[in-house]
RNA sequence: CAGGUACAACAGAUAGCUACUUGCAUUUUGUAAGAGGAAAGUCCGAGCUGCUCUGAGACAGUGUUUCAUUUAACUAAUGACCGUAGCAAUACGAGGGAAAGUGCAACAGAGAAUAGACUUCUACUAUAUAUACAAAAUAUAUAGCAGUAAAGGUGAAAGGGUGGAGUAAGAGCCCACCAGUCUUUAUGGCAACAUAGAGAGCUUGUAAACCCAACAUGGCAGCAAGAAACAGAUGGUCAGCGUCUCAUAAUGCUACUGUUUCGCUAGAGUCACUAUGCAAAUAGUUGAACUAGAUUAAUACUAUCAAAACAAAACUCGGCUUAUAGUUGUACCUUUCAC
Repeated sequence: CAGGUACAACAGAUAGCUACUUGCAUUUUGUAAGAGGAAAGUCCGAGCUGCUCUGAGACAGUGUUUCAUUUAACUAAUGACCGUAGCAAUACGAGGGAAAGUGCAACAGAGAAUAGACUUCUACUAUAUAUACAAAAUAUAUAGCAGUAAAGGUGAAAGGGUGGAGUAAGAGCCCACCAGUCUUUAUGGCAACAUAGAGAGCUUGUAAACCCAACAUGGCAGCAAGAAACAGAUGGUCAGCGUCUCAUAAUGCUACUGUUUCGCUAGAGUCACUAUGCAAAUAGUUGAACUAGAUUAAUACUAUCAAAACAAAACUCGGCUUAUAGUUGUACCUUUCAC
């Protein structure tokens, strides 16, 4: 110089004796504020509200799955471990269990886990031929019966692999080394785990298949939830918690429509500093400032500059996911070249 990896910020600015909404006020007017990093999706979790949800047990159901920490909580976040990919920085992981059980692995193949003999190899018996003088013996071929799983073949995967000894021929049958799995010792680590040693002959895969284990939870509906006031004309039967058990309440309580007000924005909040921590984050300060609350739904128009993508709050907050033009910055990795 080039290529790559991770993170972050902005995502319009300035002006106007023009326009709109809300708050405050000295209310003809003045002043302050006014749609995003995702406001989107509605995928998670909560705050809040209502329902004989009031209390104590149990279960169904649901969820999670390496370890530790953080949080109001979560399937989220932070860090570490293991695995896969990559030269690497890094990225991704629905990361427990196949030795509780069930199921599945087409076709091919002898056989796919209660898993095996197609081609071969070997022993015995019988027959034929050849060598051989006779007998015996040896070799070849065929048939019968038995052994074997080493070599070959099929397959994504075939009874761990290499070498040796042994055998009629063979086989972890035995031995050495190696791989995996399990048990165990030492060291380091809070732990998952890593490194080194010892032992065991134990040796298909699949659980994002059913299932098992451990831990957690143990209703539903949701701000169009719900509350109040005024008015109206009516109802008063049924029904009122996923299941079960016990307790409690009185023969108690409740419904419909319209309008208005509330719910509705000062909070598990933001920023700054200090301390602790690898970090996420936590604690403190009598530190700083309040930054939309509409409801037929407000933020427009003009001018200049370089100005673009995805795109408009509707109860609130913490995450995740998706869409996205351009500019800028920080750190790290690698090739080549030069010093």
Molecule: Bacterial RNase P class A
Organism: Sulfurimonas sp.